[in-house]
Molecule: transfer RNA
Organism: Alteromonas macleodii
RNA sequence: GGGGCUAUAGCUCAGCUGGGAGAGCGCCUGAUUUGCAUUCAGUAGAUCAGCAGUUCGACCCUGCUUAGC
Numbered sequence: 001g002g003g004g005c006u007a008u009a010g011c012u013c014a015g016c017u018g019g020g021a022g023a024g025c026g027c028c029u030g031a032u033u034u035g036c037a038u039u040c041a042g043u044a045g046a047u048c049a050g051c052a053g054u055u056c057g058a059c060c061c062u063g064c065u066u067a068g069c
Base pairs, nucleotide, nucleotide: 004069005068006067007066010025011024012023013022019056028042029041030040031039049065050064051063052062053061
């Protein structure tokens, strides 16, 4: 220098043909217990790496940039 893959919640990861942003674990609250753990119920938590473009509408398509492999 050329090519490819990855980037989504605190962590590990899904995500459909472009239309509802999710799961497990974790945090918090409540029940259960003398207490803790377990179990059950519930809550909160996301600039979908960044910028721009296409589109009625973008995590998703296009271009560039950044970081890692």